[in-house]
Context: one part of a larger RNA
RNA sequence: GAACGAAGCAUGCCGGAGGAAGUUUUCGGAUGGAAUCCGGGAUGACUGAGUGGCGGACGGGUGAGUAACGCGUGGGUAACCUGCCCUGUACAGGGGGACAACAGUUAGAAAUGACUGCUAAUACCGCAUAAGCGCACAGGAUCGCAUGGUCCGGUGUGAAAAACUCCGGUGGUACAGGAUGGACCCGCGUCUGAUUAGGUAGUUGGCGGGGUAACGGCCCACCAAGCCGACGAUCAGUAGCCGACCUGAGAGGGUGACCGGCCACAUUGGGACUGAGACACGGCCCAAACUCCUACGGGAGGCAGCAGUGGGGAAUAUUGCACAAUGGGGGGAACCCUGAUGCAGCGACGCCGCGUGAGUGAAGAAGUAUUUCGGUAUGUAAAGCUCUAUCAGCAGGGAAGAAAAUGACGGUACCUGACUAAGAAGCCCCGGCUAACUACGUGCCAGCAGCCGCGGUAAUACGUAAGGGGCAAGCGUUAUCC
Repeated sequence: GAACGAAGCAUGCCGGAGGAAGUUUUCGGAUGGAAUCCGGGAUGACUGAGUGGCGGACGGGUGAGUAACGCGUGGGUAACCUGCCCUGUACAGGGGGACAACAGUUAGAAAUGACUGCUAAUACCGCAUAAGCGCACAGGAUCGCAUGGUCCGGUGUGAAAAACUCCGGUGGUACAGGAUGGACCCGCGUCUGAUUAGGUAGUUGGCGGGGUAACGGCCCACCAAGCCGACGAUCAGUAGCCGACCUGAGAGGGUGACCGGCCACAUUGGGACUGAGACACGGCCCAAACUCCUACGGGAGGCAGCAGUGGGGAAUAUUGCACAAUGGGGGGAACCCUGAUGCAGCGACGCCGCGUGAGUGAAGAAGUAUUUCGGUAUGUAAAGCUCUAUCAGCAGGGAAGAAAAUGACGGUACCUGACUAAGAAGCCCCGGCUAACUACGUGCCAGCAGCCGCGGUAAUACGUAAGGGGCAAGCGUUAUCC
């Protein structure tokens, strides 16, 4: 399977072989036609290899390198390319030979091959045709920004195509334009060091060629001797750049996590092939280091994808669910793929919100601390009484996200009901700066400390307690930026 040939499977059909059960019998047989096997052809929401096409250059990761036209910003290309997409114009005639798959033989432990034979195509190759196109030559018109550009016709020469179909379409070739994406060039900007002052030999320029989509020492032969530099070359160190982010009244200073744009890289180094596009993360070749397999001959691999393991570390998560949505690739479509993405899990890591109860309650209870022993403080605090139910727990209902269908999240968010004050508060500080003070212990000891400084017998500065102050699901320290 709507490019192609073959195979398998399933279900019907046709032909051949076969001949069971049964029926009948004069026991000789006759009839009957199932299972099974072979071949042919048909159908299919079927299956996995192979040829062919498109995509694997997007998406995803990381920041090693890079002080550079890498990035930012503004320009240029009269020096360029662009698959799929859109528009327009013109076409698609007629042939050929192969190679996989497959069959057979064969090498090898394997990876992987070798030989012989057969075959199809939208695979491959000639021929025909050429509106337009490329190349070469000579000419005319016109324009500009230096090389030059555009248009016009002429001669010679060269190059195309593919069919499939469910009949609705889907594709193919050439040319022109568009869109999108890219390439190259230039002005300006882009860290530190002069305890780095000279650097450079394809180096700087030219002529001619090669190469490229294209300009160019990009490369090559020859010729000349230039080129850069105190406006900091070269060398060394450090570093991905930006939109932005932090801070600040601003000017500035610092940073480049997440998100977005660009660049570079894919074990290390080098190389090209294919292709519209790569010098290609999950392609190829070579070299190197490492790991693994081995029959010792030889082979295999590359998480800076998502999870996960080990190691290192002060320190950083799940080997989860789904393609339901958004987007991408393939396909005419159905649909398939998608660790992009959407979600869930873990972490007070950050931000925001909420709760840990509310009202009443003086015999100012008990306890604790202190005391001048009278008291004072904790303190309406507790108990007691009267209430409420946010969160959590229980029960019932239950989405939007989805255009007709389709929901991973998820019985989630949310709503309702009943129920109990129950299940839910810590950390730092109290000499001044700086809000908050007494007692005891200690005795320049033990200790504190951001700065000034405390402590050597009455310490508001050390340790403990009572009280108080500040923040609060956090608080304090350390590191770092402004």
The part of an RNA shown here (small-subunit ribosomal RNA, 5' domain) has 482 nucleotides and comes from an uncultured bacterium. The full RNA is in RNAcentral, with records from ENA and SILVA. The coordinates come from a structure-prediction model, not an experiment, and the mean pLDDT is 85. It matches the Rfam family "Bacterial small subunit ribosomal RNA".